[in-house]
RNA sequence: CUCCGAUAAAGGCAAAGCCAGAGCAAUCUGGUGACGCAAAGCCACGGGUCCAAAGUUCAGGGACAGCCGGGUUGCCGAA
Repeated sequence: CUCCGAUAAAGGCAAAGCCAGAGCAAUCUGGUGACGCAAAGCCACGGGUCCAAAGUUCAGGGACAGCCGGGUUGCCGAA
């Protein structure tokens, strides 16, 4: 350094629900709260799902990174 992930150490993130707000919606932001997570840090590139529009065809918009794959950065160091 790479792989790997422990009843190690220091920490980190925050599901559902509830409150407030934004949005046509999916969903997002803040607070509260912890289901869990070795990248549950970041990226919409591929697949997939969801919303909206449409409803003959064609083309396009948005969301989900805690759905899978991929890219990239990072703490620790047992076997």
A computed fold for a 79-nucleotide RNA from a Deltaproteobacteria bacterium, annotated as c-di-GMP-I riboswitch aptamer. Rfam family: c-di-GMP-I riboswitch aptamer. Rfam describes the family as follows. GEMM was predicted in a large-scale screen for bacterial structured RNA regulatory elements.